[in-house]
Predicted 3D model of a 75-nucleotide RNA (transfer RNA) from a Candidatus Bathyarchaeia archaeon. The RNAcentral record of the sequence draws on ENA. The coordinates come from a structure-prediction model, not an experiment, and the mean pLDDT is 82. It matches the Rfam family "tRNA". It is annotated as a transfer RNA.

RNA sequence: GGGCCUGUGGCGCAGCCUGGAUAGCGCGUCGGCCUGCGGAGCCGGAGGUCCCGGGUUCGAAUCCCGGCAGGCCCA
Numbered sequence: 001g002g003g004c005c006u007g008u009g010g011c012g013c014a015g016c017c018u019g020g021a022u023a024g025c026g027c028g029u030c031g032g033c034c035u036g037c038g039g040a041g042c043c044g045g046a047g048g049u050c051c052c053g054g055g056u057u058c059g060a061a062u063c064c065c066g067g068c069a070g071g072c073c074c075a
Stems, first nucleotide, its partner, number of pairs: 001074007010027004020058001029045005051067005
């Protein structure tokens, strides 16, 4: 220098190919119930500019372009 893959709450992921309106699941966390106290279990809550910036569109996590970061391969 070239190619491919990945980037979504604190952590791990799904959703992306086939755009559709409130982005979901598990863990963790906070509160409540329960308990002699904890744990487990049950109920509820908070937490996301979907890596960044543009574009297309009535509408973008999703499509297009350019960057950034990480990984792998080639040179």